Model confidence (mean pLDDT): 81 of 100. Predicted 3D model of a 72-nucleotide RNA (transfer RNA) from a Candidatus Shapirobacteria bacterium. Its Rfam family is "tRNA". Lineage of the source: Bacteria > Bacteria candidate phyla > Candidatus Shapironibacteriota. The RNAcentral record of the sequence draws on ENA.
[in-house]
RNA sequence: GCUCCCGUAGCUUAAUGGAUAGAGCAGUUGCCUCCUAAGCGACAGAUAAAGGUUCGAUUCCUUUCGGGGGCA
Numbered sequence: 001g002c003u004c005c006c007g008u009a010g011c012u013u014a015a016u017g018g019a020u021a022g023a024g025c026a027g028u029u030g031c032c033u034c035c036u037a038a039g040c041g042a043c044a045g046a047u048a049a050a051g052g053u054u055c056g057a058u059u060c061c062u063u064u065c066g067g068g069g070g071c072a
Stems, first nucleotide, its partner, number of pairs: 001071007010025004018055001027043005048064005
C1' cells in the first nucleotide's frame, strides 16, 4: 500500500428495514433481616463519527476513526 471481518450500557450480548433498542452480570435504591448475604421490586445506563437512500435505518450505501486477520 491492497483486501476481508468487527464496533450496541462498565462487561457479555439480542434485535436481518417498522411498537418506547431487549436481556444477563455489575451499579443505585426500596422491601425483607438483629446485621450481612441471598431473595423480591424499582431506577439509571448504549447503537464509534459524519453524510446519503427510505414514509421509516442498529440494519442498506459512502467516507472517516478504532480493533483484528490475510497479501505485498